[in-house]
Context: one part of a larger RNA
RNA sequence: UAUGCUUGUCUCAAAGAUUAAGCCAUGCAUGUCUAAGUAUAAGCACUUGUACUGUGAAACUGCGAAUGGCUCAUUAAAUCAGUUAUCGUUUAUUUGAUUGUACUUUACUACAUGGAUACCUGUGGUAAUUCUAGAGCUAAUACAUGCGAAAAAUCCCGACUUCUGGAAGGGAUGUAUUUAUUAGAUAAAGACCGACCUCGUUUUGCGGUGAAUCAUGAUAACUUUACGGAUCGCAUGGGCUUGUCCCGGCGAUGUUCCAUUCAAAUUUCUGCCCUAUCAACUGUCGAUGGUAAGGUAGUGGCUUACCAUGGUUAUAACGGGUGACGGAGAAUUAGGGUUCGAUUCCGGAGAGGGGGCCUGAGAAACGGCUACCACAUCUAAGGAAGGCAGCAGGCUCGAAAAUUACCCAAUCCCAAUUCGGGGAGGUAGUGACAAGAAAUAACGAUACGGGGUCUUAAUAGGUCUCGCAAUUGGAAUGAGUACAAUUUAAAUCCUUUAACGAGGAUCAAUUGGAGGGCAAGUCUGGUGCCAGCAGCCGCGGUAAUUCCAGCUCCAAUAGCGUAUAUU
Repeated sequence: UAUGCUUGUCUCAAAGAUUAAGCCAUGCAUGUCUAAGUAUAAGCACUUGUACUGUGAAACUGCGAAUGGCUCAUUAAAUCAGUUAUCGUUUAUUUGAUUGUACUUUACUACAUGGAUACCUGUGGUAAUUCUAGAGCUAAUACAUGCGAAAAAUCCCGACUUCUGGAAGGGAUGUAUUUAUUAGAUAAAGACCGACCUCGUUUUGCGGUGAAUCAUGAUAACUUUACGGAUCGCAUGGGCUUGUCCCGGCGAUGUUCCAUUCAAAUUUCUGCCCUAUCAACUGUCGAUGGUAAGGUAGUGGCUUACCAUGGUUAUAACGGGUGACGGAGAAUUAGGGUUCGAUUCCGGAGAGGGGGCCUGAGAAACGGCUACCACAUCUAAGGAAGGCAGCAGGCUCGAAAAUUACCCAAUCCCAAUUCGGGGAGGUAGUGACAAGAAAUAACGAUACGGGGUCUUAAUAGGUCUCGCAAUUGGAAUGAGUACAAUUUAAAUCCUUUAACGAGGAUCAAUUGGAGGGCAAGUCUGGUGCCAGCAGCCGCGGUAAUUCCAGCUCCAAUAGCGUAUAUU
């Protein structure tokens, strides 16, 4: 693990892994809205609502859908585990910081720019789909476009000119991208070299690592130019020079770079079952290394070009097998070991089989798309649609495995979000997989039978005690039935509890055994080397301690037997 017989209570609880990663009807399992993106619904509700009241289907927009759940087919230095590294990278979100430089120039929108498109209205097509065409409107935090604001400083030109100087004036300088250059110092003392004459002032400046072409600056250019808010809600206040002027709060949302967080991706070292009836393997079709380029988020033969000829192996390479996903773990065990680990946690892989790809911060995604192969559905035959190793459920396969139930109340997750959603998850149902607790009686009286002891010469009697009975007595209680409370999302169960509820207490305990191993019969009937039993030894041929039965007894007991695997 399966199966046979049996089964009263309570708790807990695995469960289509093994065989077919075989195939699937149907239903559901991923959606989402706040004061705060977009409402003229010819929707609703009232009525101070006449640009906008409230609520709000639909739709656009944003985010999520890469998590979760399932399975274990592949896979043997691969995965995985422990341990390193990223000075070799990406990172939506979270949190913290951060963003005055836009224009080339004189009539310019900055109190606010442009053109569309859904929903809607109406006209249609097809047998058919979450198919769509044409026309008519209209939104934005959708898609586009596009101004403006300080001082200083630095750098580069340089008008003028008595040819020694001088600086009027002009231009450039945001962050990000790419390339090049440059700064990013430093043990001590001396020697040496140069410049000069004086004389003092000062702390003269330099973050970080074991280590950088690091951080951070600067210069010159570069860019199909990325960002530098034309957004939303709630409050409405203050100032006067009364202009339809100026200033202004708390949020929401968005944005650039840096960090942070959540991660991810590669990566160092060591470690794996059987096999030699596997001894050599790899390599111009990358095998091993170098140089360069490409590609990548980035390293790297990852790819390409050109070179070199390497690399692994009896310390078992390479190949084959595996009823092999790896680990944490489980069973057994004096110690050492042996076997198991599909399965709730961590990591990996996969969604019928292989490829390819879009979107996106993240996928080589499958409850996304695309083609091929294999299955397979509807059809009006033209076409169209599909992927349960999600939850239920069905077929098949088998020795082998549950309900097409209820709920988001708990735990958490997702979303624009306190409100919605979640077969994640929880709750019931099935359930002798395992595991725990522990009913099926207890106590007298009486009769009877023992044992010890006391009295007695003895029968016998007393006392203490152990049994036994188809005699008898009241007490106790739950299993079950059940008002009610509790429980719960609602129930159920448990718990509490009125009322019923026990004498052959029929409210009846079983499963295997009784020759030995091995606890327990030399009892009775039947059978007669037959039927049968028996793990093994053996039993059975007419007195069977072993078969079939009855009685009695033994073992474990709500469980016990059998088969198989393993220790």
RNAcentral holds the full RNA, with entries from ENA and SILVA. The part of an RNA shown here (small-subunit ribosomal RNA, 5' domain) has 567 nucleotides and comes from an uncultured eukaryote. Its Rfam family is "Eukaryotic small subunit ribosomal RNA". Rfam 15.1 lists 75,755 matches to the family in 2,556 species. Its Rfam clan is "SSU clan". On this family, see Yusupov et al., Science 2001: "Crystal structure of the ribosome at 5.5 A resolution". Its mean pLDDT, the model's own confidence on a scale to 100, is 81.